[in-house]
RNA sequence: CUAACCGAAAGGCAAAAUCAGGGAAACCUGAUGACGCAAAGUCAUGGAUCUACAAUCACUUUUAUUGUGAUCAGGAUCGCCAGACUGCCGAA
Numbered sequence: 001c002u003a004a005c006c007g008a009a010a011g012g013c014a015a016a017a018u019c020a021g022g023g024a025a026a027c028c029u030g031a032u033g034a035c036g037c038a039a040a041g042u043c044a045u046g047g048a049u050c051u052a053c054a055a056u057c058a059c060u061u062u063u064a065u066u067g068u069g070a071u072c073a074g075g076a077u078c079g080c081c082a083g084a085c086u087g088c089c090g091a092a
Stems, first nucleotide, its partner, number of pairs: 007089001012037002017032006035079001041085003045082003048077003055071005
């Protein structure tokens, strides 16, 4: 110096749920709270998944500025996977 012992120690993040707020929704933010996480730090780059305001089409309707269904991210999820960048400690 490297590896194993080794996730030990010091810490870190914060699921579900509840309350408040934003949003058409998915979901997000804050507080409480811990299911868990050695990158559960950052990035929406690739895939995957979720939602459908708007748009398009079809049907319906009291033929209206209505209702229903389908398609579609430009929206969302990094605690879905991969990738990129960065990063604490190294017990006996």
The prediction has a mean pLDDT of 78. This is a predicted structure of a 92-nucleotide RNA (c-di-GMP-I riboswitch aptamer) from an Anaerolineales bacterium. The sequence was found by an Rfam model in a public genome assembly. The model forms 95% of the base pairs in the Rfam consensus. The organism belongs to Anaerolineales, within Bacteria.